[in-house]
């Protein structure tokens, strides 16, 4: 070079036009507990960037950027 998939809290995933974007582990905070561990409550925390469709895009089209595969 050409085609193909993929990009969602730290992480690892769900959701594919209309919700508060959900869960699991990690973190903080409290609760039991002499303390620790478990364990129980809660809590902050995320759609790669740009543009177009649409009333409404994380979802659908294009285009970049990185990551992975195929072929030459």
């Nucleotide at each position: 070079g050409u085609c193909c998939c993929c990009a969602u809290c730290g992480u690892c995933u769900a959701g594919u036009g209309g919700u508060u974007a959900g869960g699991a582990c990690a973190c903080c905070g409290g609760g039991c507990u002499u303390u620790c561990a478990a364990u129980c409550c809660g809590g902050a925390a995320a759609c790669a960037c740009g543009g177009g469709u649409u009333c409404a895009a994380u979802u659908c089209c294009c285009g970049u950027u990185g990551g992975g595969g195929a072929c030459g």